Predicted 3D model of a 346-nucleotide part of an RNA (small-subunit ribosomal RNA, central domain) from an uncultured bacterium. The coordinates come from a structure-prediction model, not an experiment, and the mean pLDDT is 84. The RNAcentral record of the full RNA draws on ENA.
Context: one part of a larger RNA
RNA sequence: UUGGGCGUAAAGGGUGCCUAGGCGGCUGAUUAAGUUCGUGGUUAAAGCGUGGGGCUCAACCCCAUAAAGCCCACGGAUUACUGGUUCAGUUGAGUUUUGGAGGAGGGCAGUGGAAUCCAUGGGGUAGCGGUAAAAAGCGUAGAUAUAUGGAGGAACACCGGUGGGCGAAGGGGGCCUGCCUGGACAAAGACUGACGCUGAGGCACGAAAGCGUGGGGAGCAAAUAGGAUUAGAUACCUUAGUAGUCCACGCUGUAAACGAUGAAUGCUUGGUAUCGGGGCAACCCGGUGCCGAAACUAACGCGCUAAGCAUUCCGCCUGUGGAGUAUGCACGCAAGUGUGAAACAU
Repeated sequence: UUGGGCGUAAAGGGUGCCUAGGCGGCUGAUUAAGUUCGUGGUUAAAGCGUGGGGCUCAACCCCAUAAAGCCCACGGAUUACUGGUUCAGUUGAGUUUUGGAGGAGGGCAGUGGAAUCCAUGGGGUAGCGGUAAAAAGCGUAGAUAUAUGGAGGAACACCGGUGGGCGAAGGGGGCCUGCCUGGACAAAGACUGACGCUGAGGCACGAAAGCGUGGGGAGCAAAUAGGAUUAGAUACCUUAGUAGUCCACGCUGUAAACGAUGAAUGCUUGGUAUCGGGGCAACCCGGUGCCGAAACUAACGCGCUAAGCAUUCCGCCUGUGGAGUAUGCACGCAAGUGUGAAACAU
């Protein structure tokens, strides 16, 4: 609960696509559904309003009367607005043409060098490693360090950007390799002719961790073990080290999934930096930042990328704890997820 709100106080759905619904640009014609007027019906009683009366008054009670709306039927009016039908038009939306050595956008395959580790052999000798200091650990069965060639997995230094560019979000970085594929932008035309915006449900995507099956396993590393530290040390430091991290397929569906800021449209001083495109130039279009007019804000701050001025649609909030708990339902292999109270306390 006809209110006020949602950057940080409670509150924007993780993101996209789309159904119903809601809302919808400019001009003409028509209709008369909404709108508007009249009449009739209906609108129980009580109550409310008016008048009168009864309890000593009042509350209360009784009588009479009035009253409108919703709704239904019939008839009429106007055509401003909304809706329906229809003709036409182009600025919203879309299609097409051209373009940039444009872009870490997505998928599959191929391929490259540096580094760590491992194994083989070479030369070589007593230490190496690690820390605040140590120890455990490794090493005369020849380590560490060193040079050559080899195997394997994972990640891609510099370029690289002072928030540069791409993607709806999650996210995405070796390769001027190949194939398949999505989107944005610019310039000038042509075409369709409102085809639009939003979007409950629904569907799809969705980091990390986790789960299932099968691979893979260099480094790192929950768990675990040893050594230290300490009163203790189930930690911080150290030496090892398994899941995992990687791949394929399937599941999970959550995050401070953040800009803690839903989407769309129009309007509102400027300055500056940068990316893409156009223009001889002035400058223009699209993005990304900073500073700031007005305005807004509790303040911080925000400020044409709004948290300003307005409109449309969706989501959400309503003191704190109890509690994102219980229960039911749905989904999931499980972990759990979604939905989501109350008593009670204050």